[in-house]
Context: one part of a larger RNA
């Protein structure tokens, strides 16, 4: 160097776009760098291997052959890789025709409910718990009716249903806008896959500035419980939760399963399209895309996975190498900070 792995044992980057690089469809001509064959030169001697020889034998010594897997030059070959020219349409993309969707951004609108305010009715309780108390209430609460204010979230539909690269997305309307899918086969003609660095996006909490603040609620206060109770339960309650702009960049960011392509029994549900048939609100067959359940081969330590693979193969990236020390220290980069990223060793079992 080769050889092993990554669902749960250590190990898939949170996700995408993409640079270098790596890898790359079908046919055909040229070249000959890789590749193959021949020849020549060289590959010192000793050593090594084989054969036979000399010291009584062996070690040892000497002879012949081989090997020295290499390098250089040269003559050829052209299957494969490469390179260059030409062509192709199956990969990829464009056009055209369609339907589906909580995909994104902005603006406007709506009803239910909670809270608060004003007024009416009305009177002694309300609230809360395992039981209570703190708390609220004769300055008229709770309950109930009418009106008003304000903020946040959108019951039912709602679904192992849909969309998105992931994070995530759910009242209604409008505007702008991204992607996927089906059909067609008009166009381009390998334009592809992956992707170290890089760039962008990235729940919640957190930070900065300015707004907003109904409900909920870290911290905090009080009441209980208890041996104690810095908790669980109750009454309150501030940051925060909401909006705009900026920062931060982490999660059990999970399918704990990287991306792409091809192939490999079936059965059954659901979702978005297409085709065919049938006395047709429907049914049957078929086809493409998604999303579930079960199951055979195969795989797997087992659990299980099983066309949405953890199967069979190829390409590229990331990562792992005993537990603790430790995702710590130091250094560096980033950040307003909190901290994030990178990331050891001594020692110990």
């Nucleotide at each position: 160097c080769u050889g092993g792995g990554u669902g749960u044992a250590a190990a898939g980057g949170g996700a995408g776009c993409g640079u270098a690089g790596g890898u790359g469809g079908u046919c055909u001509g040229g070249c000959a760098a890789g590749c193959c064959a021949g020849a020549a030169g060289u590959g010192a001697a000793a050593g090594c291997c084989c054969g036979g020889g000399g010291c009584u034998u062996a070690a040892c010594c000497g002879c012949g052959g081989g090997a020295c897997u290499g390098c250089u030059u040269u003559u050829g070959g052209a299957a494969c890789u490469g390179u260059u020219g030409g062509a192709c349409u199956g990969g990829a993309g464009u056009g055209c025709a369609g339907g589906a969707g909580g995909g994104g951004u902005a603006a406007g609108c709506g009803g239910a409910a909670u809270u608060c305010c004003u007024g009416g009715u009305g009177u002694a309780g309300c609230g809360g718990u395992g039981a209570a108390a703190u708390g609220c209430g004769u300055a008229g609460a709770u309950a109930u009716c009418a009106g008003g204010a304000g903020g946040a979230a959108c019951a039912c539909c709602g679904g192992u249903g849909g969309c998105g690269a992931a994070g995530g997305c759910g009242g209604c309307u409008u505007a702008c806008u991204g992607g996927a899918c089906u059909g067609u086969a008009a166009c381009u003609g390998a334009c592809a896959c992956u992707g170290a660095g890089g760039c962008u996006c990235g729940a919640a909490a957190g930070c900065g500035u300015g707004g907003g603040g109904a409900g909920c609620a870290a911290a905090c206060a009080g009441g209980a419980u208890u041996a104690g109770a810095u908790a669980c339960c109750c009454u309150g309650g501030u940051a925060g939760u909401c909006c705009a702009c900026g920062c931060g960049g982490u999660a059990a960011a999970c399918g704990a399963u990287g991306a792409a392509u091809a192939c490999u029994a079936g059965c059954u549900g659901u979702u978005g399209g297409g085709g065919a048939g049938c006395g047709a609100a429907g049914c049957u067959c078929u086809u493409c895309g998604g999303u579930g359940g079960c199951g055979g081969c195969g795989c797997a330590a087992a659990c299980g996975c099983a066309a949405u693979a953890a199967g069979u193969a190829u390409u590229c990236c990331a990562c792992c190498u005993g537990g603790g020390g430790a995702g710590u220290a130091c250094g560096u980069u980033c950040g307003c900070a909190a901290g994030a990223a990178u990331g050891a060793a001594a020692c110990u079992c």
A computed fold for a 349-nucleotide part of an RNA from an uncultured bacterium, annotated as small-subunit ribosomal RNA, central domain. It matches the Rfam family "Bacterial small subunit ribosomal RNA". Its mean pLDDT, the model's own confidence on a scale to 100, is 88. RNAcentral holds the full RNA, with entries from ENA, Greengenes and SILVA.